[in-house]
Context: one part of a larger RNA
């Protein structure tokens, strides 16, 4: 100098991104225990006393439980007699405590093992799962709610098939999808995309059709160069019909999603209930709100400190919140974020000093 460990004057978080780590608390028994709140809990809430050992309280309370005793039952004419039925309950065994008095030590749950607590906000209802080996959490999951497919040889799902899962269920079932206890709630918009339902028109394959046409040549025409050309074969090939979808036409947003802007007004000044206009499918309602969201910004004001870029609480000018990609809120819970206090300490002023170990030297 490193690790691992004890102790430390006065101070007590001034250390630091941050009380990290370390310390405080810590069992049992008696007193007491706010808010709030789903009445269940918050709660070992906080916050406080008490603990050893003697003596005596006492061989007492009390616990067991033979004898025995009364009750029920049985068996028996009855006397009686039987029960591992209930009840009292001597004898034995067992054996406390409150209150009181004594007494040792610095110190008595004497050693070990054993919550620090409080006040506030954010998320997330909850117990639970997750990145085996750098993330345990606000992510997953959950009960819960709402949509949507499925009528059974279901719907989907595996498998080339056979066949199997779904289910030996049967719509209070089963399968998908989004939200996520509970409470108040859940707004406008179907123009686009999606899905469903329409069938009158336009489009519109494949086939189906075969009008034209082209190819080839018996044979005709021609001195000849070439023309012309039946049927067959065999290259095309219009018109007509012809289905789903598409375009149309309607529904539907707890489908995907979307929810302006300018200009002007009131008898100080500000502001704008109010009107004027442009555009849209509609122009954001409730609630929230510089937010896990606010860039300018350390926003303004309050509180909290002597000082608060952070917190809380309010306003609101929401760069760019919002209602099942849920919105507001909420007791309980949380190895989960943030701020505050208290008690409490080597974390720090400011460090020092003990114990083991390692580092060096040989092997």
């Nucleotide at each position: 100098u490193c690790c691992a460990g004890g102790u430390u004057a006065a101070g007590g978080a001034a250390c630091u991104a941050g009380a990290c780590a370390a310390a405080u608390u810590g069992g049992c028994c008696c007193c007491g225990u706010a808010a709030c709140u789903u009445c269940g809990g918050a709660a070992u809430a906080a916050g406080g006393g008490g603990u050893g050992c003697c003596c005596a309280a006492a061989g007492u309370a009390c616990g067991u439980g033979u004898a025995a005793u009364a009750u029920a039952u049985c068996a028996g004419c009855a006397a009686u007699g039987g029960u591992c039925a209930u009840a009292u309950g001597a004898a034995g065994c067992g054996g406390a405590a409150c209150c009181g008095g004594g007494u040792u030590a610095c110190a008595a749950u004497a050693a070990a093992g054993a919550g620090g607590u409080u006040c506030a906000a954010c998320c997330g209802a909850c117990u639970g799962u997750u990145u085996a080996a750098c993330a345990a959490a606000a992510a997953c999951a959950c009960a819960u709610g709402u949509c949507u497919c499925u009528g059974c040889a279901a719907a989907g799902c595996c498998g080339u098939a056979a066949g199997g899962c779904g289910a030996c269920g049967u719509a209070u079932a089963g399968g998908g999808a989004c939200u996520g206890a509970c409470a108040c709630c859940u707004g406008c918009c179907c123009a686009a995309u999606g899905c469903u339902g329409g069938a009158a028109g336009g489009u519109c394959a494949a086939g189906a059709g075969g009008a034209g046409g082209g190819g080839u040549u018996a044979g005709c025409c021609g001195c000849a160069a070439g023309g012309c050309g039946a049927a067959g074969c065999u290259c095309u090939g219009a018109a007509u019909u012809u289905a789903a979808g598409c375009c149309c036409c309607a529904g539907u947003c707890a489908a995907u999603g979307g929810c302006g802007g300018c200009c002007g007004u009131a008898a100080c000044u500000a502001u704008a209930a109010c009107g004027g206009u442009c555009c849209u499918a509609a122009g954001g309602u409730a609630g929230c709100g510089a937010a896990a969201u606010u860039c300018c910004u350390u926003g303004u004001c309050g509180g909290g400190u002597a000082a608060g870029u952070u917190c809380c609480g309010a306003c609101c000018u929401g760069c760019a919140c919002g209602a099942a990609u849920g919105g507001u809120g909420u007791a309980a819970c949380g190895a989960g974020u943030u701020g505050a206090a208290c008690a409490u300490u080597g974390u720090c002023u400011c460090a020092a000093u003990c114990u083991g170990g390692a580092g060096c030297u040989c092997g």
The prediction has a mean pLDDT of 86. A computed fold for a 363-nucleotide part of an RNA from an activated sludge metagenome, annotated as large-subunit ribosomal RNA, domain IV. Rfam family: Bacterial large subunit ribosomal RNA. For this family Rfam cites "Crystal structure of the ribosome at 5.5 A resolution" (Yusupov et al., Science, 2001). The RNAcentral record of the full RNA draws on SILVA.